[in-house]
About this RNA
The RNA shown here (transfer RNA) has 73 nucleotides and comes from a bacterium. Rfam family: tRNA. From the family's description: Transfer RNA (tRNA) molecules are approximately 80 nucleotides in length. Rfam classes the family as a transfer RNA. Its family is annotated with triplet codon-amino acid adaptor activity in the Gene Ontology.
RNA sequence: GGGCGAGUAGCUCAGUGGUUAGAGCGCCUGUUUCACACGCAGGAGGUCAUAGGUUCAAUUCCUAUCUCGCCCA
Repeated sequence: GGGCGAGUAGCUCAGUGGUUAGAGCGCCUGUUUCACACGCAGGAGGUCAUAGGUUCAAUUCCUAUCUCGCCCA
C1' cells in the first nucleotide's frame, strides 16, 4: 500500500427500513438471613464510532473518515 471483518449499556452480544433499542452478567434499592451468598421484586445506566447522503421514516441501505482484528504484498 491492497483485501476482508468488526465498532450498539460497565463487560459479552442480539437487533436484515416502521410505534418506546433489548438480553445475559455486572451495579443500586428493597425483601429474605444472626450475617453473607443464592433466590425474589423494582430501578439506574445508550450521541447505536464520527460526518454526510438516500428515504415519508435509518442501529439497519450508500459514501468518506477514525479505531481494532485477520490476510496479502